Predicted 3D model of a 442-nucleotide RNA (Bacterial RNase P class A) from Deltaproteobacteria bacterium UBA796.
It was read from a public genome assembly, where an Rfam model found it.
Rfam family: Bacterial RNase P class A. Rfam links the family to the GO terms ribonuclease P activity, tRNA processing and dimeric ribonuclease P complex. The family's RNA type in Rfam is ribozyme.
[in-house]
Formats: sequence, C1' cells, structure tokens
RNA sequence: CGAGAACAACUGACGAUCGCCGGUCGUCUUUUUGCGACGGGAGGAAAGUCCGGGCUUUAUAGGGCAGGAUGCUGGUUAACGGCCAGUCAGGGUGACCUGAAGGCAAGUGCAACAGAGAGUAGACCGCCACCUACGGGUCCGGCUUCGCUCAGCGCUUAUCCCUUGGGUAAUGGUGUUGAGAGGGUCGGGUGUCUCCUUUUGGGGGCACGGUAAGGCUGAAAGGGUGCGGUAAGAGCGCACCGGCGGCUUCGGAGACGGAGCCGGCCAGGUAAACCCCAUCCGAAGCAAGGCCGAAUAGAGGGGCGUUUGAGGGUGACCCGCCCGAAGCCUCCGGGUGUGCCGCUUGAGCCCACUGGUAACGGUGGGCCUAGAUGAAUGAUCGUCACUCAAGUCAGGGAGACCGGGCUUGAGAACAAAACUCGGCUUAUGGGGUUCUCGAACC
Repeated sequence: CGAGAACAACUGACGAUCGCCGGUCGUCUUUUUGCGACGGGAGGAAAGUCCGGGCUUUAUAGGGCAGGAUGCUGGUUAACGGCCAGUCAGGGUGACCUGAAGGCAAGUGCAACAGAGAGUAGACCGCCACCUACGGGUCCGGCUUCGCUCAGCGCUUAUCCCUUGGGUAAUGGUGUUGAGAGGGUCGGGUGUCUCCUUUUGGGGGCACGGUAAGGCUGAAAGGGUGCGGUAAGAGCGCACCGGCGGCUUCGGAGACGGAGCCGGCCAGGUAAACCCCAUCCGAAGCAAGGCCGAAUAGAGGGGCGUUUGAGGGUGACCCGCCCGAAGCCUCCGGGUGUGCCGCUUGAGCCCACUGGUAACGGUGGGCCUAGAUGAAUGAUCGUCACUCAAGUCAGGGAGACCGGGCUUGAGAACAAAACUCGGCUUAUGGGGUUCUCGAACC
C1' cells in the first nucleotide's frame, strides 16, 4: 500500500424566520375559545410480525388424548428458540465463520438410473478344484450301464535275452474282481420366476462346486495397509491404524480431552424421513378491555327445545364441571358517536464504584426524554462539519509512500412512532479500533 475478518458507536451541528402537536404556569372569559411565557416532540433499524414477556379478557376444575416447540455442557435473564463462555463437528492459507449438535444393534421407510448386488446384499467379468464327448458341466441319496479311467489277479503277445528250442512281459490285447468318475433314471433338498389358491399351501419352468482378494457400476459396495496362509481366496490368522464394546487411570463443575489394557466384535448412510426419548407449552389480543351518552324497524325467516337439559362456555377432540328455563342458536334487514379512558414512569435511561473471562448482577447518585387519531414532529435561508474530485502551495520520511493548507465543484444511504418491553432477521451511509493474508521499501 492492497485485499479481508471481528467489534463498538454515529447516523449531522448551530442560528434565524415562518408553520404544526402536546404539556406546565399565568391571563381574558360563565364555559368554550383566545393570548403570553417556559420545556418537549420519529429509528438504529421505527421495517418483518419471527420468538419471548408485561398488560387486558377468557366465571369454576380438572383428567385423557392429540398437537406444537426445543434438543452438546455450563452460566445469564421476567422469559426465550435469545445472549455469553466452552466442547465437538464442518468450512477457510489465516484472522475467523457456521451448526436443525439426543437416539439408526427399538420399529417402519428412503437412496432415481446404473450395477451381480444398496444391509439376514451379491456373483456379471474373473481366479481356483474336479469331470469332459472340448461344446461345456458340478446339490443329496438309491438303482442301472460296462462305453471310460486306475489298481490287483489270470490268459496271450517280442522288435528283448539265451541260442537247433525255449525264457521273459517293457509294451499291446483280453477276461475277471475291486475302486473311482461320467451317462441314464427315480426320489428328495435349497434358491428363483410364474400360475392357482382354502396364504406355514399346491402345480410348473429354470438353476445348484469353492471364492469375494482383483475388475465393472454407482454419490455410496460390508474397515484400511502389510505379512502369512490357501487349490484359489477371505480377519482365516498376525502386526499396526481406524471404528465399536468393556474396564482402569489423569485433567476438567460438565460436555469432553489424554493415556493404558482386554475383546476380530467390524452390526454402511439417512431422523430439516416417519418414529423413539427428555424437557417445556392454555387461548385470544389495544381493532384487548372499560366508561359515558344516544338511538330504533322488525306484523321478518329457519332450526332445536320446554327438566327425558335444547343451547352455550372452558385452545382443537372426548370425559368431567359450570350456566341455563322457556327459551337458545342462526340468517336477512335497521339504528347509535365514531366521544372519553386505556395512552405512556418503564423488568426505563445516564454516570460512578464494585463482583464476574463475559453475558449479566449489586450499591450509590442523577434524569423524565412524542402520545397523534385520517393521523403532529415540517419548510426556507445562512454558517460549520463529513465524503469525493480537480487545481494549487509548501512540507514529512532512509525509502516504499504519507499528511496538511487554500480555491472551486459535486454528493450525502436505508428509511416514519400508533399499548409497551427483551431479542432475532432483513435493508443501508461514511468514519474508528484491533487482528489476518499478500506485495513492495529500508
């Protein structure tokens, strides 16, 4: 110098003139009205109407069932879903930011498509074992076949050996016995698809070895790396790491963090999905609710009912409770002023001291700061302040760079109280303090 992060404030000031609202005092006046003086008069978000209260009404009384909200720990507050501090998780280079942060081995769901398979998962490509008619096949049991293989035994066989003829049997052939595999057939089992159905069922088709390490698909594939082991593989075993469960110990009020030991337990994700658990929760709202005054249009309509309790009230629903007596509810139509109160003294604001990391609390002192009701709080002028730009004058520094004076011009955001307070969220102007990152200079 540039780019960011967090925090606390301000959101113009003074004067003059004119114009409004309300208060206090005085005066004129029967009152009203009028006049004078003095003080006051829209935000930090007044907005959104999102939370929590104060206040008002809901007569009395609850119970059940639903519903809603919150959801780590501790503190604060009248209260809160707020705020403060912390823990954990995620994001960011960082200062910092965000969190709907209990439970998925309670249950039910969801994850399109792709893929073999998406959580009692799964076998497509592959790897391995056995058989083979070389196309491929493989569950269990019985029967059958001798066509196949192996072994034993018997017979036979010379190109081998001895030498007028014999011996041997490597090899080939054959018979028999045994074993094995394969084929055929019958029965059974498991899985899957389909049909029927009286749904723990029946019929039919197809499939059937081992494996899940490697590959594919996908947002995600049943812990990871390595070694051993295996027919090939697999936590199958082992070492380390991770998760889960249990135990011990240290720090911390606690959430939680650290260390150690045991267990191959490895049971994915999702609850801002339904749900479960814990805690909390009446409702309606100043158009609440009161006071005074005034007025008349009902030959009005409909329903239920007259103690066998209609109807109404109590946040929805049910029970209960209460009112209720000839009425009650409801529809249409008409009338009364748009008067007064509520209406601004508040869990209020400011200052000092004090406890606390802080939010916030305590003590003492000081102050009174809109109350309109078709809706006041305004308009004009001048000066100053603030921001930006141009010109100009000198200045500071080692340098990168920086500040000041004068003149001129321009600009100034978001935006209006309506019973009130504590928060949150949203919109927005310029400046200040601290911190982070980057570049440059010495």
Model confidence (mean pLDDT): 77 of 100.